The part of an RNA shown here (large-subunit ribosomal RNA, domain II) has 690 nucleotides and comes from Alloscardovia venturai. Rfam family: Bacterial large subunit ribosomal RNA. The coordinates come from a structure-prediction model, not an experiment, and the mean pLDDT is 83. Taxonomically the source falls in Alloscardovia (Bacteria, Bacillati, Actinomycetota, Bifidobacteriaceae).

Context: one part of a larger RNA
RNA sequence: GUCUGCGAGUUAGUGGUAUGUAGCGAGGUUAACCCGUGUGGGGGAUCCGUAGCGAAAGCGAGUUUUAAAAGGCGUUUGAGUUGCAUGCCCUAGACCCGAAGCGGGAUGAUCUAUCCUUGAGCAGGUUGAAGCAGGGGUAAGACUUUGUGGAGGACCGAACGCACCUAGGUUGAAAACUGGGGCGAUGACUUGUGGAUAGGGGUGAAAGGCCAAUCAAAUUCCGUGAUAGCUGGUUCUCUCCGAAAUGCAUUUAGGUGCAGCGUCAGUUUAUAGUUUCCAUGGGGUAGAGCUACUGGAUGCUUGCGGGCCCAGUGUGGGUACCAAUAGCAGCCAAACUCCGAAUACGUGUGAAGUGUUUUCUGGCAGUGAGUCAGCGGGGGAUAAGCUUCGUUGUCGAAAGGGAAACAGCCCAGAUCGUCGUCUAAGGUCCCUAAGCGUGUGCUAAGUGGGAAAGGAUGUGGAGUCGCAUAGACAGCCAGGAGGUUGGCUUAGAAGCAGCCAUCCUUGAAAGAGUGCGUAACAGCUCACUGGUCUAGUGGUUCCGCGCCGACAAUGUAGCGGGGCUCAAGCACACCACCGAAGACGCGGCAAUCAGUCUUUUUUAGGCUGGUUGGGUAGGAGAGCGUUGACUACUGGGGUGAAGCGCUGGUGUAAACCUGGUGUGGACUGUAGUCAAGUGAGAAUGCAGAC
Repeated sequence: GUCUGCGAGUUAGUGGUAUGUAGCGAGGUUAACCCGUGUGGGGGAUCCGUAGCGAAAGCGAGUUUUAAAAGGCGUUUGAGUUGCAUGCCCUAGACCCGAAGCGGGAUGAUCUAUCCUUGAGCAGGUUGAAGCAGGGGUAAGACUUUGUGGAGGACCGAACGCACCUAGGUUGAAAACUGGGGCGAUGACUUGUGGAUAGGGGUGAAAGGCCAAUCAAAUUCCGUGAUAGCUGGUUCUCUCCGAAAUGCAUUUAGGUGCAGCGUCAGUUUAUAGUUUCCAUGGGGUAGAGCUACUGGAUGCUUGCGGGCCCAGUGUGGGUACCAAUAGCAGCCAAACUCCGAAUACGUGUGAAGUGUUUUCUGGCAGUGAGUCAGCGGGGGAUAAGCUUCGUUGUCGAAAGGGAAACAGCCCAGAUCGUCGUCUAAGGUCCCUAAGCGUGUGCUAAGUGGGAAAGGAUGUGGAGUCGCAUAGACAGCCAGGAGGUUGGCUUAGAAGCAGCCAUCCUUGAAAGAGUGCGUAACAGCUCACUGGUCUAGUGGUUCCGCGCCGACAAUGUAGCGGGGCUCAAGCACACCACCGAAGACGCGGCAAUCAGUCUUUUUUAGGCUGGUUGGGUAGGAGAGCGUUGACUACUGGGGUGAAGCGCUGGUGUAAACCUGGUGUGGACUGUAGUCAAGUGAGAAUGCAGAC
């Protein structure tokens, strides 16, 4: 891992409550127990109901508070009660499995920690302390030297002990080892035997170490099925309906209570609900406005007052400073409003549609982590697949078609069958169902098929302002002069470093000069003018489509691919077609409502018509199957039961047919009723097999 078996809402309570059903009914009912076997008889204590009020005594259709009354709770009549069954709750382990832990009693120091008793062990080699002896030395010493001596948590190094480094081992040879090095090795050494200390206790040269592979409180049994607002699991089928992820509160935030939303039963049947229209309301949002307030804020005018200066007899004078107020002009506001929508919301003997969708009471819930998208806001950076509100939708709990793929986007809500039809979104060259459809334009960038500020004689269209056959624009030819080198400045300044001025003349025209250039001149050029040529040529604004801006990591890789250019791209218009579980056609099933018929009434059945049938949590209903009990068939069975293998058939499903055949060798079926150890694929489930 697979297979087989086992494996989770049970039982009890003279507990509660609701529903169904049965008995009796202003009553209902026994409990223990007794008789003793008849699911019989007795037993009326108790309990519930028939009356309430008061804390109570108590009173009583009233009572209580009170001096009294008002007031509160009752009364006007009324159905209960006892079984059985089912839903839910309570008390119990209470659907099952699961802690870490807490307490009590025992068992442990053959491992290990420390201690006690009594023993044992340490090859060999080295060093050479004190002391002592001799010599030297001294007044005596100190001191010194040579021997002797044999000290030391001394040295080197086996046994022995330890475990520092490294390699291997890591489902190991081994639940701590092996190889090679290493440290201690007469000591706070190592070790044998026997003994002592016990669990909030021991022991500890102290690491929370060790106390039998177990230690921040050993092991074992018991309390014990501890508790678990937590995780996981919870077994057959079909039918009807079908949520929530919100508000308030919470030692509360992943829990719970009440409300909201679901379902079922009863009730309400019209002046109910709901949709649209109509009528009628309130509002202060969007917008707008502000000489309508409160504030903000710009420019101009006005200039109270202040500063500074001058003056010191004045209502002194001055001021390119600040600036109140007022006026004019233009603005801003979630906590401004003289104004003010659209929507939304309230109301209605209103109108039309729909057709019970409504209200209330009660049983049973689940939910109380939401998500994304559009719109209106707050927070953030007008960041986030961000966060938090409002509102609508989807998903959640929704399959189908489209978006290549893609919970939340677009279309559309799957009862079943059908080799029928029409459409939606989206598509129609090939992959790939359907048009390389029609008409008119645009795009040349593969733009389409990713992106901004900004940039540009890209290109198409629409305006507007100039110049132009009295010849424009562009090109070419020619002129572009004189006073004058204007004045100043300067070393110089001559059109062209800079400052000032910017005239006059000749002329077709020519600036006291547009740019290059020189040290300064010179030189080239422009403005401006003539000629030549010949028909359009410039500026500016708006719109359509393009261009640049444009850089990333496995491989083209920003159309799904091929591929596409009067498109298979873009814009506008039109005609076809394809396209879904949508709609329609035909047929079947089911639920529900209405009508009608049958039947002895009924929760029953038939017919006709309408509507409905996606579904998680969850509510309600109807069934299938397993084991056993009772009754009937006085059923089946060695002429072969159950079970098992293969196989045929039936039913909307669970399933069924003692079907057929083989095996097997003794039990078993159908109908009704009853009772449950009643259904497995999941629980890192349990046991076994492979």